[in-house]
Context: one part of a larger RNA
């Protein structure tokens, strides 16, 4: 100079696009952020339509009330159940490497939904909640009989290009080994719904896409840290895991890492990018996008295809809340808000768009998202007025008292209509439908200069000088210095310079 997720000091007209807890990974009041399906299932109530029946009114065959019977492509509930809930969303404590970048393996491996192709979809049990009784608790909630249903669960049948043995044959590699073939033996499957055509349900193979697991190079400081290491390094056997591997376990050998810096110690998420710099390189890692980690702290495992399980579970801590003192609930690093702090935002609108999760669909769910709101906090675009107009009005300053500056400045005189403000008319985003933004943009048309200019400097460096005030006093300062009675350097004022909806100052970085 140039940068910033900036703050702060006077000032402050409109738009557009971005961005906005860097601190206390501190501690939270409150409402919302994951549902969702009745076309998997049985209740239970509401409607309505229906049957019988009491009773009232009388228009003598209708109305209304109640009980009651069957039904029902209405509708609400909780309950089994299915799928989501491991996605999205938020933070960077941890982590110097079980991590992150690049390039590679995997003949050591998994994958729900999606797709593509063969086959099948078969026979039966036995239970449970919900409901109903009791019981017990202050709540939370439990116990305990007893009824039911299913695409819940359980057993048989069948079944191959599945899964296991052991065996035979030929063929391929990349070392261990792989892929195919034949035949033998043992195992292994399912669920139905809704109306007539689709969807599920099962097993087998293939694909997409998504992980897991290995390798190899890189990747931060300190040697005032030099020696570390017993599951340690390596074998052999077993366990275990989707799957390799001291992961683990029991033997057995003594390895195995280190000055090409191990071990120890601070520090820190890595990346693509970012900021600078003419490059090489120095700093960085906010937002956006890829990875990893983490959920009040420590630990633990269930369930799934899949779990660092943020808004599940379970033990122990510490903290807050309720409490009948026996016992219980509870986690904002999810949107908003609240303390705190120098500093950062509304307890907003809406699914209309994109995109997820449920459903055959209608829909439903969504603080992801889209949008508004508020901040000159950043970048970028407009404006605050144009032209004319005195040998030059008034003020003001200043001086040798003539005059000089402000100053073609203002006054006046003639235009303009940007933006802002009235009135009207109006989108695109959405195809048929369906706009939260929004009566927005955006077009038109009215009046009228009118509603919109500050900071900061003026010794040098560094572009810009007078006067007065003060007298080493007050006070300036980024380095030099300046001020002790003529201060171009404190302060005021006029003037002048810089840049302008900005201007400095203070903080980092190159």
């Nucleotide at each position: 100079g140039g940068a910033u997720g900036a703050a702060c000091g006077a000032u402050g007209g409109c738009g557009g696009c971005g961005u906005g807890c860097c601190u206390a990974a501190c501690a939270c009041a409150u409402g919302c952020a994951a549902g969702u399906c009745g076309a998997a299932c049985g209740a239970g109530g509401u409607g309505c339509u229906u049957u019988a029946g009491u009773u009232a009114g009388c228009u003598u065959g209708c109305u209304a009330a109640c009980u009651u019977u069957a039904g029902u492509u209405a509708c609400c509930u909780a309950g089994u159940g299915g799928c989501a809930a491991a996605c999205g969303g938020g933070u960077g404590a941890g982590u110097a490497a079980u991590g992150c970048a690049u390039a590679a393996g995997u003949a050591a491996c998994c994958u729900g939904c999606c797709c593509u192709u063969a086959a099948g979809u078969u026979u039966g049990g036995g239970a449970u909640a919900a409901c109903u009784u009791u019981u017990c608790g202050a709540a939370a909630g439990a116990a305990a009989g007893g009824c039911u249903a299913a695409u819940a669960c359980c057993a048989g049948a069948u079944a191959u290009u599945c899964u296991c043995a052991a065996u035979c044959a030929g063929u391929c590699g990349c070392a261990u080994g792989g892929a195919c073939g034949a035949a033998u033996g043992a195992g292994g499957a399912a669920a139905g719904a809704u109306u007539u055509a689709u969807u599920g349900c099962u097993u087998a193979a293939g694909g997409a896409g998504g992980g897991g697991c290995u390798u190899a190079u890189g990747u931060c400081a300190g040697a005032u840290u030099a020696g570390c290491u017993a599951g340690u390094u390596g074998g052999u056997a077993g366990g275990g895991u989707a799957a390799u591997g001291g992961c683990c376990u029991a033997c057995c050998a003594a390895g195995g890492c280190g000055a090409u810096g191990a071990u120890c110690u601070g520090u820190a998420g890595c990346u693509g990018g970012u900021c600078u710099g003419a490059g090489a390189g120095g700093a960085u890692g906010g937002u956006c996008a890829g990875c990893c980690a983490c959920a009040c702290u420590g630990g633990g495992a269930c369930u799934g295809a899949g779990a660092u399980a943020c808004g599940g579970c379970c033990c122990a801590g510490a903290c807050u809340c309720c409490u009948a003192c026996g016992g219980g609930a509870g986690g904002c690093a999810g949107c908003a808000g609240u303390g705190g702090g120098a500093a950062u935002a509304u307890u907003g609108c809406g699914c209309a768009a994109u995109g997820g999760g449920g459903g055959a669909a209608a829909c439903c769910c969504u603080g992801a998202c889209g949008c508004a709101g508020c901040g000159a906090c950043g970048c970028c675009g407009c404006g605050u007025g144009a032209g004319u107009g005195a040998c030059g009005a008034c003020g003001u300053c200043u001086u040798u008292a003539g005059g000089g500056a402000u100053g073609c400045a203002a006054a006046g005189c003639u235009c303009u209509g940007u933006c802002a403000a009235g009135a009207g008319g109006g989108a695109c985003g959405a195809u048929u439908a369906u706009g939260a933004c929004g009566g927005u943009a955006c077009c038109u048309c009215u009046a009228g200069a009118g509603g919109a200019a500050g900071c900061c400097c003026c010794g040098g460096c560094u572009a810009a000088c007078u006067a007065c005030g003060u007298g080493c006093c007050a006070g300036c300062a980024g380095c030099c210095g300046c001020g002790g009675u003529a201060a171009u350097a404190c302060g005021u004022a006029g003037g002048g310079g810089g840049c302008g909806a900005g201007c400095g100052u203070u903080a980092u970085c190159c």
Molecule: small-subunit ribosomal RNA, 5' domain
Organism: metagenome